The RNA shown here (Bacterial RNase P class A) has 371 nucleotides and comes from a Nitriliruptorales bacterium. Model confidence (mean pLDDT): 81 of 100. RNAcentral holds the sequence, with entries from ENA. It is recorded under the gene name rnpB. The source organism's lineage runs through Bacteria, Bacillati, Actinomycetota, Nitriliruptoria and Nitriliruptorales. It matches the Rfam family "Bacterial RNase P class A". Rfam's curators write: Ribonuclease P (RNase P) is a ubiquitous endoribonuclease, found in archaea, bacteria and eukarya as well as chloroplasts and mitochondria.

């Protein structure tokens, strides 16, 4: 000096003029405050809250999946183990395929208690020549073989030997891997070693399915109070009309007058003090978790949170001029020109994933060169 890796942080600041939104002041004009994110996304997964259902139990359906650990809780995280990729840092991945079914595209003989295409063999049975005969040769017809070759992602353990007409775990030796058992570690996952067998056991569970575990449904337009108008229900008989001609009588009608339930606009409140944020100290490898001080931090119901001007900082590229350094390479200052991304609360909180101009820190690796 390259080149990588992994973590964490910032997402422009100050002022002026227009304007929005809610709070607080004011009779009013208008003044003071306060106003968006790491992702507020996607709604994926968890949980607070709400309202409605449930005796218990078990069936279906759906999630999840080495191990402890942290959490309200989780499919998140942390530390740890095993594979498997990279020289490394460090990345991905994670029950059960020896319970049972199913699938394994093309290629290829054959893809699951497999199978012969080239090929190797032909002992042993057929064929044919030679021989008196015994046998000897030759063909490759039945027939045996699977060691080479060949096809696939994957071909029924490697390597050397014995054997054999040629081979084969058919046997032997070591290796590798499987299952059981024993000892020692270690909360476990597992890891070290010993022994014992049969010789070898394919891959797919985001196919079925087994085995462990959780899981009632809807959701802030969840629910809760208050409540016009209209329409209902109940009580009175002052008004109206009818029996009769009048009335102190009897009816009807609901104009009136009181009450009463549900409850629609509408309006309140859920609703902004919370698994809150900052610091500091203690426990913890860590996630996390306790104590102490200290700070209040958007809130609407067609849904604000913006737009513009100057000034600074930044970052890119040109160009010119210094500077360190042996060098590659690093700063500086001037001048032109250009850039500032992704996106935006709507009940709240814990992740997860995705989108993002750029820029800063901090650990770690590898390769190179100087001393």
């Nucleotide at each position: 000096g390259g080149a990588g890796u992994c973590g964490g942080c910032c997402a422009g600041g100050c002022g002026g003029c227009c304007g929005c939104a809610c709070c607080g002041g004011g009779c009013a004009a208008c003044c003071g405050g306060u106003g968006a994110g790491g992702a507020a996304a996607g709604u994926c997964c968890g949980g607070g809250c709400u309202c409605c259902g449930c005796a218990g139990g078990g069936c279906a359906g759906g999630g999840u999946g080495c191990u402890g650990g942290c959490u309200a809780a989780c499919g998140g995280c942390c530390a740890g183990g095993c594979g498997u990729c990279g020289c490394g840092a460090g990345g991905c991945g994670c029950g059960g395929a020896a319970a049972g079914u199913g699938c394994c595209a093309c290629a290829g003989a054959g893809a699951g208690c497999a199978g012969a295409c080239c090929g190797c063999c032909g002992a042993u049975g057929g064929c044919c020549g030679c021989u008196c005969a015994c046998g000897c040769g030759g063909c490759a017809c039945a027939g045996g073989c699977a060691a080479g070759g060949g096809u696939g992602c994957a071909a029924c353990g490697g390597u050397g030997g014995u054997g054999u007409a040629a081979g084969a775990g058919a046997c032997c030796a070591c290796c590798a891997g499987c299952a059981c058992c024993c000892c020692g570690g270690g909360u476990g996952a597992c890891c070290g070693g010993g022994g014992u067998g049969g010789c070898u056991c394919g891959g797919c569970a985001a196919a079925c399915c087994c085995c462990a575990u959780c899981c009632g449904g809807a959701g802030c337009a969840a629910g809760a109070c208050c409540a016009a108008g209209c329409a209902g229900g109940g009580a009175c008989a002052g008004g109206g009309u009818g029996g009769c001609c009048c009335g102190c009588c009897c009816g009807c009608u609901a104009c009136g007058u009181c009450c009463c339930a549900g409850g629609u606009a509408g309006g309140u409140c859920g609703c902004a003090c919370g698994a809150g944020g900052u610091g500091c100290c203690g426990g913890g490898c860590a996630a996390c978790c306790g104590g102490c001080a200290u700070c209040c931090c958007a809130g609407a119901g067609a849904g604000a949170u913006g737009g513009u001007c100057g000034c600074c900082a930044c970052c890119c590229c040109g160009c010119g001029c210094c500077g360190g350094g042996c060098a590659a390479c690093c700063a500086g200052c001037g001048c032109g020109g250009g850039g500032g991304a992704c996106a935006g609360a709507a009940c709240c909180c814990g992740g997860c994933u995705u989108a993002c101009c750029g820029g800063c820190c901090g650990g770690c690796u590898c390769c190179u060169c100087c001393u």